[in-house]
Molecule: transfer RNA
Organism: Candidatus Uhrbacteria bacterium
RNA sequence: GUCUCCAUAGUUCAAGGGAAGAACGAGGGACUCCUAAGCCCUAGAUGGUGGUUCGAGUCCACCUGGAGACA
Numbered sequence: 001g002u003c004u005c006c007a008u009a010g011u012u013c014a015a016g017g018g019a020a021g022a023a024c025g026a027g028g029g030a031c032u033c034c035u036a037a038g039c040c041c042u043a044g045a046u047g048g049u050g051g052u053u054c055g056a057g058u059c060c061a062c063c064u065g066g067a068g069a070c071a
Stems, first nucleotide, its partner, number of pairs: 001070007010024004018054001026042004047063005
C1' cells in the first nucleotide's frame, strides 16, 4: 500500500428492513436484629458523517479504531 472481518448498555452476547432484548453488574424498595441469598421496581447502548428506503442496528460509500492475509 491492497484486500477481508469486526464495532450494540459498565461487561458478555442477541436482534438478517417495521425501530433494540437477555444475563451479569449498578441504583431503589420490601423482607431480616444485621448482612448475604432469593423477591419486586428503575436507569442504562447501535463508533462517526453522508446516502438508499415510507421506514436502517440491519443495505451502500467514506472516515475512525481493532484483528488478520498478501506485498